[in-house]
RNA sequence: CUGCCGGGCGGGGAUGGAGUCCCCCCUCAACCGCCUCCUUCGGGGCUGAUGACUCCUACCAAACC
Numbered sequence: 001c002u003g004c005c006g007g008g009c010g011g012g013g014a015u016g017g018a019g020u021c022c023c024c025c026c027u028c029a030a031c032c033g034c035c036u037c038c039u040u041c042g043g044g045g046c047u048g049a050u051g052a053c054u055c056c057u058a059c060c061a062a063a064c065c
Stems, first nucleotide, its partner, number of pairs: 010025004016056006033046005
């Protein structure tokens, strides 16, 4: 100096916050949604505040008062 392994801290998991659990990353990292046309650029359409569960906030739909 490079590579690998283990641990700690930290970071990440398509729109906010919190708890628990799970997964991923080690900085040229993890991550940065889907469908369709298009070589690409680009055009058109769609779901969800979760990685999952629970709660809060925001938004949307329906019903009742």
Fluoride riboswitch aptamer (crcB RNA motif) from a Rhodospirillales bacterium, 65 nucleotides, folded computationally.
The sequence was found by an Rfam model in a public genome assembly.
Model confidence (mean pLDDT): 79 of 100.
NCBI's taxonomy places the organism under Bacteria, Pseudomonadati, Pseudomonadota, Alphaproteobacteria, Rhodospirillales.